[in-house]
About this RNA
This is a predicted structure of an 86-nucleotide RNA (c-di-GMP-I riboswitch aptamer) from Bacillus canaveralius. The coordinates come from a structure-prediction model, not an experiment, and the mean pLDDT is 83. It was read from a public genome assembly, where an Rfam model found it.

């Protein structure tokens, strides 16, 4: 350097629920808590793609529609890398 991931091994990460704060929301942070993960590191002002809809725009109007400037990296992608085996 290049492939591949043992039921191996250092060390990591944690989804649902539940309790707290932010938040319109969709979600985040923290706490508990292991479902799963070899990238479950990073990257949403420059792929896709999902998920809300405050504000704003249609509707007389209520319903409802549309619409990211909000959000997801544990959905694909992208870029980087840890132990091993070869």
């Nucleotide at each position: 350097a290049g492939u591949u991931g043992a039921u191996a091994a250092a060390g990591g990460c944690a989804a649902a629920a539940c309790c707290a704060u932010u938040g319109a929301a969709a979600a985040a942070u923290g706490g508990c808590g292991a479902c799963g993960c070899a990238a479950a590191g990073c990257u949403a002002g420059a792929g896709g793609g999902a998920c809300u809809a405050a504000a704003g725009g249609g509707g007389u109007g209520u319903a409802c529609c549309c619409u990211a400037u909000g959000u997801c990296a544990g959905c694909c992608a992208g870029c980087u890398g840890c132990c091993a085996a070869u």